[in-house]
RNA sequence: CAACCAGGUUGGACAGCCGCGGGGGAUGGGCGAAAGCCCACCCGUGAGGAAAGUCCGGGCUCCACAGGGUAAGGAUAACGGGUAACGCCCGCCGAGGGUGACCUUAGGACAAGUGCAACAGAGAGAUACCGCUUCUUCGCAGGGAGGAGCAAGGGUGAAAAAGUGCGGUAAGAGCGCACUCGCCCCAUGGAGACAUGUGGGUGCUGUAAACUCUAUCCGGAGCAACACCGUGUAGUGGGACAACAAGGCUGACCCGGCCGUCCCCAAGAGGUGGCUGGAACCCGCCGGCAACGGCGGGUCUAGAUAGAUGGCUGUCAAAACAGAACCCGGCUUACAGACCUGAUCGCAUG
Repeated sequence: CAACCAGGUUGGACAGCCGCGGGGGAUGGGCGAAAGCCCACCCGUGAGGAAAGUCCGGGCUCCACAGGGUAAGGAUAACGGGUAACGCCCGCCGAGGGUGACCUUAGGACAAGUGCAACAGAGAGAUACCGCUUCUUCGCAGGGAGGAGCAAGGGUGAAAAAGUGCGGUAAGAGCGCACUCGCCCCAUGGAGACAUGUGGGUGCUGUAAACUCUAUCCGGAGCAACACCGUGUAGUGGGACAACAAGGCUGACCCGGCCGUCCCCAAGAGGUGGCUGGAACCCGCCGGCAACGGCGGGUCUAGAUAGAUGGCUGUCAAAACAGAACCCGGCUUACAGACCUGAUCGCAUG
C1' cells in the first nucleotide's frame, strides 16, 4: 500500500425569526362562593437503530383453577454458564467451508417400530448378467449341454455392504497377516460434550427439517386488557299502580304483541384513569475468558387520541432505511455516506 475478516460510533451542524405537544412555576392578570378554568411570562423537555416484521420471552390487567388432571396439539434438543424468562446471549466440543483471521451449524435416538432410497442394474439388505475353477458329456472342428464351487475381476448405479497390499486357494473370500477407517471396552486428561492411545475385541447401508421414540417446557385472552364518572338514549328488560269496556296501532285475516304513570336495570357514543420511575440509563471500582453480576456515585430524557417537533433566512454541505401509541429483553429484515479499533494474508522498503 492492496485485499479480506470481526467489532463499534454517527445518521446533518451552527445562528436568527415565526410556529406546534406535554410537564413544572413560591410569577402576573381575568372569571368564580369554592374546587377550579382561561391568558401572559419563565424553566426543562419532545420519534429509532431499527420506531419496521408481529417471530419468540416476559411485566401488567381480567377470566379460569376437581369443569381439575390426563390425552390431543405445539415448541425446544451436543456440553457448560448467563438471564425475570426465552426458540435469546456467552464460552467451549464435534461436523462442514476457507491459505488464514474467521464463518455456518439441519448437533438426543436407526439393536423400539414403521416408511422411503426414482431410473439403471442380475440384485438395493440382497444377488449371479458377463464371468473364474473343476467334473461329466455331444461334435471332425468352431463351439454346445449338465452338475459342483465362487462373489475376488468387469458392467449398472449416489451407494453393490469396510479399504489397500501380501499370502493362501482348484478358483476365490477377513480365510490369515500388515497398515488405515468405523463401532465397543479399557487406560489417561478434562466439571462435561469430548480428546489421546505402541492396548484389547469386532466389522448388521443411508435417511428422523421422514412418521415416530426419548428428555424438557406450554391454562386462556389481551391496553381496542381493565377500572371509574356523569347523562339515561337504544332496549320484546324487571316491578308496582291504573285500566282491563271501547278504541287505536302493528305487512290481508286470525292468534299474538304494543298503548298510561312511577321506580329500578341498562348498551353504544362521551370523559377520566391505565399513560410512563424502569427486570431504566450513564460513569468508576471489584469478580469473571466472556455473557454478566456485586458495590459506590450520578441522571430523569415523548405520552398523542384525526394523532405533536414544522416553515423561512444565512454559512458549511453528504444524507440512505425510515415516524413512538401499554412497557421491557431478544431475533429477523432494510440501510447511502462519514469515521474509529483490532486481527489475517500478500507485496515493497528499512
Annotation: A computed fold for a 350-nucleotide RNA from Faecousia sp., annotated as Bacterial RNase P class A. The gene name in the source record is rnpB. The RNAcentral record of the sequence draws on ENA. Model confidence (mean pLDDT): 76 of 100. Rfam family: Bacterial RNase P class A. Gene Ontology terms of the family: tRNA processing, dimeric ribonuclease P complex and ribonuclease P activity.